[in-house]
RNA sequence: CCGCACUAGUCGGGGAGUCAGCGGUGCCCUGAACCUGCAACCCGCUACAGCAGGGAUGAAUCCCGGCCCCCGGACAUGUAUUGUGUUGUCGCCCCAUGUAAGCAGUGAAGACGAACCGGUCCCGCGCAACGGGGCCCCGUGAACCGUGUCAGGCGGGGAACCGAGCAGCACUAAGCGGACCGCUCCGUGUGCCGCGGGGGUGCCGUUUCCGAGCCGGCUGCAUGGGCAGCGGACAUAAUAUGUGCUUCAAAGGCCGGUGUGCGG
Numbered sequence: 001c002c003g004c005a006c007u008a009g010u011c012g013g014g015g016a017g018u019c020a021g022c023g024g025u026g027c028c029c030u031g032a033a034c035c036u037g038c039a040a041c042c043c044g045c046u047a048c049a050g051c052a053g054g055g056a057u058g059a060a061u062c063c064c065g066g067c068c069c070c071c072g073g074a075c076a077u078g079u080a081u082u083g084u085g086u087u088g089u090c091g092c093c094c095c096a097u098g099u100a101a102g103c104a105g106u107g108a109a110g111a112c113g114a115a116c117c118g119g120u121c122c123c124g125c126g127c128a129a130c131g132g133g134g135c136c137c138c139g140u141g142a143a144c145c146g147u148g149u150c151a152g153g154c155g156g157g158g159a160a161c162c163g164a165g166c167a168g169c170a171c172u173a174a175g176c177g178g179a180c181c182g183c184u185c186c187g188u189g190u191g192c193c194g195c196g197g198g199g200g201u202g203c204c205g206u207u208u209c210c211g212a213g214c215c216g217g218c219u220g221c222a223u224g225g226g227c228a229g230c231g232g233a234c235a236u237a238a239u240a241u242g243u244g245c246u247u248c249a250a251a252g253g254c255c256g257g258u259g260u261g262c263g264g
Base pairs, nucleotide, nucleotide: 001264002263003262004261005260006259009057010056011055012030013029014028015027020046021045022044023043024042034054035053036052037051038050063257064256065255066254067253068252072248073247074246075244076243077242078241079240080239081238082237083236084235085234086233087232090231091230092229093226094225095224096223097222098221099220101219102218103217105214106213113209114208115207117205118204119203120202121198122197123196124195125194126193127191128190129188130187131186132185133184134183135182137178138177139176140175146171147170148169149168154163155162156161
């Protein structure tokens, strides 16, 4: 150096999650990726960390180590949007009070203030109006138990005559109806009404004095209060996007390393 046989190893790996830790089942990434069985109220193991059984390959493109590169994931953080919650010690908005800078109104045809008088208010009386009752007026109104007159008839009497009395007629009581003029009593959601008394805080009016402000509608400013509708702030969740001497890292690239026996 060549040939044959074999062995270690390999026949996928990784991320998050789970776990004391490791691997697997499920999810995701990468990817040219032996077979069967097992497993989320899980399964199997213990640092050579899936187990059990079978198969292939086998010292190199294939196994092992280092470096480069980086798919992808994770973590932290910024920004934006949306949802939810909190905040009235932020803005818009609402209410009250004050102020009087600006505007408006009002005021020398006299504001504000002061004084006198009157009204508004209360009490009593009167008048009127309205409503109701009663009286008055008109009509009607009793088979008998109202009045008068009582035909006829009845009773008494010798007679004259007397008595009671139905119907009728007239009148009237209670009652009923009308009229509303007058009188009277009571009442009132009444009155450009009158008289007397009281009250005087406010408001209104006349007059007098004074002589320039008054008012607070709008804006502004100040103070106090309210409101979570919108904006703001804060917290949180989801999504999107950016950042990081952060972390893990598939595939790929480069460099290096790794046997045993026999024969020639």
This is a predicted structure of a 264-nucleotide RNA (Bacterial large signal recognition particle RNA) from an Oscillospiraceae bacterium. The gene name in the source record is ffs.